[in-house]
RNA sequence: AAACUUGUUUUCUAGGGUUCCGCGAUAAAAUGAAGUCUAUCGGUCAGGUCCAAGAGGAGACACACGAUGAGUUACAUCGUGCACACGGAGGGAUAAAAGCCCGGGAGGA
Numbered sequence: 001a002a003a004c005u006u007g008u009u010u011u012c013u014a015g016g017g018u019u020c021c022g023c024g025a026u027a028a029a030a031u032g033a034a035g036u037c038u039a040u041c042g043g044u045c046a047g048g049u050c051c052a053a054g055a056g057g058a059g060a061c062a063c064a065c066g067a068u069g070a071g072u073u074a075c076a077u078c079g080u081g082c083a084c085a086c087g088g089a090g091g092g093a094u095a096a097a098a099g100c101c102c103g104g105g106a107g108g109a
Stems, first nucleotide, its partner, number of pairs: 007061006015051002020048002022045001023042005029036001063081007084104001086107001090102003
């Protein structure tokens, strides 16, 4: 200097939108008037469901090393470690969007 790699998974959160629920508006029906019910619209509606981080949190597995189990291997249990990480534009999925996916990509350092 260059190339490659930096595992899997569960759950939560920042964040995200709007299928569904709820909420709000309008209109129709009904009513003395409402509650109610139907349709449309609204996420510049807090919320529930939902989506959600490589560069956010926690856990499990895997992996590495060590200890113990009368010797070795295997295996089991326990302990420790599991670091670092700036980043577009554009495109894609889903109802839709996103810190989701393309992507630890391009590029930068």
Molecule: Guanidine-I riboswitch aptamer
Organism: Paenibacillus sp. Soil766